[in-house]
RNA sequence: AGCGGCGAACGGGUGAGUAAUGUGUAGAUAACCUGCCUUCGAGAGGGGGAUAACGCUCCGAAAGGGGCGCUAAUACCGCAUAAAGUUCAGUGUAUGCCUGUACAUUGAAUGAAAGUGGGGGACCGCAAGGCCUCACACUCGAAGAGGGGUUUACAUCCUAUUAGUUAGUUGGUGAGGUAAAAGCUUACCAAGACGAUGAUGGGUAACCGGCCUGAGAGGGUGUUCGGUCACAUGGGCACUGAGAUACGGGCCCGACUCCUACGGGAGGCAGCAGUAGGGAAUCUUGGGCAAUGUGGGCAACCCUGACCCAGCGACGCCGCGUGGAUGAAGAAGGCCUUCGGGUCGUAAAAUCCUAACACAUACGAAGAAGGCUCUGUUUACUAAUAGUAAGCGGGGAUUGACGCAAGUAUGAGAUGAAGCCAUGGCUAACUCUGUGCCAGCAGCCGCGGUAAUACAGAGAUGGCAACCGUUGUUCGGAAUUACUGGGCUUAAAGCGCACGUAGGCGGGACGUUAAGUCAUCUGUGAAAGACCACGUAUCAUCCGUGGGGUGUCAGAUGAAACUGGCGUUCUUGAGGCCGGUAGGGGAAAGUAGAAUUCCUGGUGGAGCGGUGAAAUGCGUUGAUAUCAGGAGGAAUGUCGGAGGCGAAGGCGACUUUCUGGGCUGUGCCUGACGCUGAGGUGCGAAAGCCAGGGGAGCGAACGGGAUUAGAUACCCCGGUAGUCCUGGCCGUAAACGAUGGGUACUAAGUAGGGGGGGGGUAACUCUCCCUGCCGGAGCAAAAGUGUUAAGUACCCCGCCUGGGGAGUAUGGUCGCAAGGCUGAAACUCAAAGGAAUUGACGGGGGCUCGCACAAGCGGUGGAGCAUGUGGUUUAAUUCGAAACAACGCGAAGAACCUUACCUGGACUUGACAUCCUGGGAUUAGGUAUCUGAAAAGAUGCUAACGCUCUUUCGGGAGUGGAACCAGGACAGGUGUUGCAUGGCUGUCGUCAGCUCGUGCCGUGAGGUGUUGGGUUAAGUCCCCUAACGAGCGAAACCUUUAUCCUUAGUUACCAGCGGGUAAUGCCGGGGACUCUAGGGAGACUGCAGACGUUAAGUCUGAGGAAGGUGGAGACGACGUCAAGUCAUCAUGGCCCUUAUGUCCAGGGCUACACACGUGCUACAAUGGUCGGUACAAAGGGAUGCUAAGUCGCGAGGCCACGCAAAUCCCAAAAAACCGAUCUCAGUUCGGAUUGAGGGCUGCAAUUUGCCCUCAUGAAGUUGGAAUCGCUAGUAAUCGUGGGUCAGCUACACCACGGUGAAUGUGUUCCCGAGCCUUGUACACACCGCCCGUCAAGCCACCGAAGCAGGGGUGGCCUGAAGUCACUGACCUAACCUUUUCGGAGGGGGGAGGUGCCCAAGGAAGCCUCUGUGACGGGGACUAAGUCGAAACAAGGU
Repeated sequence: AGCGGCGAACGGGUGAGUAAUGUGUAGAUAACCUGCCUUCGAGAGGGGGAUAACGCUCCGAAAGGGGCGCUAAUACCGCAUAAAGUUCAGUGUAUGCCUGUACAUUGAAUGAAAGUGGGGGACCGCAAGGCCUCACACUCGAAGAGGGGUUUACAUCCUAUUAGUUAGUUGGUGAGGUAAAAGCUUACCAAGACGAUGAUGGGUAACCGGCCUGAGAGGGUGUUCGGUCACAUGGGCACUGAGAUACGGGCCCGACUCCUACGGGAGGCAGCAGUAGGGAAUCUUGGGCAAUGUGGGCAACCCUGACCCAGCGACGCCGCGUGGAUGAAGAAGGCCUUCGGGUCGUAAAAUCCUAACACAUACGAAGAAGGCUCUGUUUACUAAUAGUAAGCGGGGAUUGACGCAAGUAUGAGAUGAAGCCAUGGCUAACUCUGUGCCAGCAGCCGCGGUAAUACAGAGAUGGCAACCGUUGUUCGGAAUUACUGGGCUUAAAGCGCACGUAGGCGGGACGUUAAGUCAUCUGUGAAAGACCACGUAUCAUCCGUGGGGUGUCAGAUGAAACUGGCGUUCUUGAGGCCGGUAGGGGAAAGUAGAAUUCCUGGUGGAGCGGUGAAAUGCGUUGAUAUCAGGAGGAAUGUCGGAGGCGAAGGCGACUUUCUGGGCUGUGCCUGACGCUGAGGUGCGAAAGCCAGGGGAGCGAACGGGAUUAGAUACCCCGGUAGUCCUGGCCGUAAACGAUGGGUACUAAGUAGGGGGGGGGUAACUCUCCCUGCCGGAGCAAAAGUGUUAAGUACCCCGCCUGGGGAGUAUGGUCGCAAGGCUGAAACUCAAAGGAAUUGACGGGGGCUCGCACAAGCGGUGGAGCAUGUGGUUUAAUUCGAAACAACGCGAAGAACCUUACCUGGACUUGACAUCCUGGGAUUAGGUAUCUGAAAAGAUGCUAACGCUCUUUCGGGAGUGGAACCAGGACAGGUGUUGCAUGGCUGUCGUCAGCUCGUGCCGUGAGGUGUUGGGUUAAGUCCCCUAACGAGCGAAACCUUUAUCCUUAGUUACCAGCGGGUAAUGCCGGGGACUCUAGGGAGACUGCAGACGUUAAGUCUGAGGAAGGUGGAGACGACGUCAAGUCAUCAUGGCCCUUAUGUCCAGGGCUACACACGUGCUACAAUGGUCGGUACAAAGGGAUGCUAAGUCGCGAGGCCACGCAAAUCCCAAAAAACCGAUCUCAGUUCGGAUUGAGGGCUGCAAUUUGCCCUCAUGAAGUUGGAAUCGCUAGUAAUCGUGGGUCAGCUACACCACGGUGAAUGUGUUCCCGAGCCUUGUACACACCGCCCGUCAAGCCACCGAAGCAGGGGUGGCCUGAAGUCACUGACCUAACCUUUUCGGAGGGGGGAGGUGCCCAAGGAAGCCUCUGUGACGGGGACUAAGUCGAAACAAGGU
């Protein structure tokens, strides 16, 4: 190697399939099997024939195979023996769960075996050995244990857009088959079986112990460990065996890979490592059988990627360390800073300690029990003191992968050892810098557009820590699927209404049962895990031991209240009979009057009709109007009413017929007959559809007329379907009380309808039913509801689960169609929604104010000019202001200056401030000259300083800074941001409002007060009042003006007295008057009447200078407009720094096709011009006002008095008045423009001043649409003064006085405002919000001629391997018969063949799913697109 035995069906892996041939729990097997193991009983006698290995040989590339010959066995085969075995037929006993089972017994048939090893006395044998004995093995049988097979009940995911499925299907009989029941198979018979308690189909999935989460109930999950199942390259099949339809066995068909000599062969890591690929991602081709365990073996021992160990990975859990103590000059450095300081921070350094881990050296357990060998002893077997086995002992040599490991001792030194995330809120922790809706962040809200605690960096801080953060996933919070434990009037949600099937739920009494229920006991709920306790590794994680717990479990026994079942009974729920009663309840037939329209006729004669206004339309062919007659259709006025009836839809003239329901009254009857109701069935407004009629009025579509930017609308004139009837469909509505049905209970009050009882038939009262209002408790988010519940409870049904997409797509189903019912997803948003509150708003309402309108007067808009602005231009035309509330505004005065702008020329610690360092010495300063446009530069001359001491007064000595120069800090900025700010201002608005404390109401926002009734200019006051008070505003206080008194009397005044003058308060004087300026008085609805609430107050009147806040001013609540101003000033941040700072010259701010605002002057006779004559107030004046005089036509010049002002001057007031003239015209209006000549200021008048004179003499003849101011000393008109200022552009602005009206006594309208109320989808608040088409981009979806793929399926064809069945020819040792001993025959077996079944395969079809698809369709989202204006207010219909 081979023959033989056992094992290989265990152990190990994986989760593809499988929704039940699976799993879990509890059962059944009276329907079964079981190798090895244990116990018991019995046995092992005697024979036979082969075959591997081996030898020879042949074929093949190989894999492998063939032929001949020999041989053994515990391999194989007969025979004997045998019962308790099996089968059949009986008998008896016991018992059960229908078939039955167990035990005992009789008869017949059937049916086993094998040796090997150790030891050994007698006996036999030549020997081997027989023989005896022990061990192991063997055979038959009975039982056990453990293991399995089969089977039952219950449980076990989603989908009904899967509703019907099924022919071996369901059952029976016979037969077959299996270890075993069974359609498991087959023939025949019957027609069953399953299904709304979800069959069948589709999708997904191994199940469980457990694990995660959760208070629990649940929800999710099935990795490791353990139990079960399934699978082993995709399928099929059997063989062997106790066990397999067998991971490392076989055969066949596929797919794939490899070898080949092309003929043929080989293979199966979902074993352990390892490789490749895929992927976000997952380890070593390690050591050992030392332990535990399996198999084989008598054993030694052998096999064992099971297993035990080691390796890799912070993947997880647990533990430990990275040091401890002291240490303030609070070091350096970083960061911040209010520049003082703060913080990192006792932190570091420094000093003194300690040594767990790591490191070095030395030592070093336990895991080892067994097995082997020698030996003592006891027991069993035995003839035995051999021997063997078991037990108790003793001696010896041995067994460790881990592993130089655990642990111990010694040594040295803080040495080797900290990161990650966050810091807007949620949520612990904050500053700076950079950036500037960029870059970026983001879980949600959201941050970022120049001061970002949100981005990025830094510092600091917080959290966790050998980890931290992100991502993914599951549960929780989420009562957000609600069993525990939700809702449905308005937030999502009650079917349109009823009848009724299944189902669910159901009145009183008695009896019975024991299904539910409750109690006790028994069994089971494996171990592990979880919990508790204890123990052990130094602790912990880990591990060990013990306990408790775990169920809709099963069985047994019991209880009988409740629920259920069964039986009997009752009347109160329900129903019936009888008497009444109200009603637009329903259906059919008939009838009536009014009105509209049409037709006929009469009268009549020009319009009618219609509207905001019109037109279309009708009408002289006679309309409208009116009278008479007729036709036809539809609808039923008054009564009529939140009144009636009906289940709802709905129902309205009258009469008749048929008919449903309700209510009430009294008695009787039935005896729970009830409630609800998935599916189902019926009814069901309007519109719409089909067929046939009918058709007056109305009236979609349509036509015309208007309106309008348009008007496919609103309005008007017509008008077809339809509206009506009959029959049939449709099946929807804001089908609403947005409120399902039923039953019971729970405050009052009031009204209506229908009955009944009592009462004197009157009031009244009791009771039943229906319909309303109000309202308590309760409920409710609130509004509200409230015996007609939305209250309190029970029963049943329907429905909801963020908005949009969408009631859409698709499938199904109904319909003639229109369409209905059922009904998603992708995608997208962070909301959508309800109720209430405060505002704001309304082409909502009420009340009331305002020069708001109306009534008036005068203007603007037209002209010319002035001025401001826009625009344009320019080198520059500096900047700001922008509806009201920018525009004669900042600017109360731009030729230079101002000045900020432009061009050019200069300066750089600077024109100006403070400080530091150094130099510095009489420099400074003054003055002159030169260059230059100036600024500035250069040069010359002259030469003063303070203090102390001294002095001959010439000066000298000492000392000290300033100036100046150089450098450094810094200056400077009319650069930017008024959206970083202060301050100031405008506006609503001098409108009457805006708030607070306490109380009260409301869950709250908030309300009340402050509303209401009166009244006022007023939230002014009064009354009422859950409010009572108070504040800021209003008013008052202040100034001025109007009257009077008093005091005082110069510069003002002058009555009386005196003087004087041409004249004058000129003078003396006066203190009367005017006036001045101090103080007072006065006016308060005080008085009268009326009205009013006896109030507040209003009206009228008296008196009064003034009358109802006398007139005027100052004074401006809470707030609004990111209103205005960084260019008055101040100021944060940013920016410039030989310039964006500073100085200078010239220019510009003054431009000029044009547009607008504000003004002036006019257009003329209420006027112009000329002449004459009156009367103010308030101011200003010294670089000033300037008289008188004089010159000039004049502007002005010269000279010069007076006056720092009630003294003098400016200074003339003008309109007015009295005369004259002009006579209606582009003028004697008007004055622009231009020319000439002058004057003044000023350094300077060209750009660019004002004034004067002469000349010139434009537009303009009262102003379109539109628009402004004003209510009394006002408008209008007339002049005067002042500020600024050298002068002036001033016609502006601010003041002053003179003359001096008209109109209104109202609130309809425009505008604005106040209060109350109402609606709201607005809250940046109507200059709001918001809808749809179209255009553009992007995303997902649907349809679609088709195209492609997957899955399934009923037939058909073919049919490998293989089982089974059949089979004349071929082959065939054992057994039987026979034999001539060669053989022959039989039985049995095999090969081959045939048949049934059947995997894969083939051709055509059907079903289903997925992908893709020209094109088509809508949807979501996007930037400030286009067109309109649908909704929100009465949203303008």
Predicted 3D model of a 1437-nucleotide RNA (small-subunit ribosomal RNA) from a metagenome. Rfam family: Bacterial small subunit ribosomal RNA. Rfam links the family to the GO terms structural constituent of ribosome and ribosome. The sequence is in RNAcentral, with records from SILVA.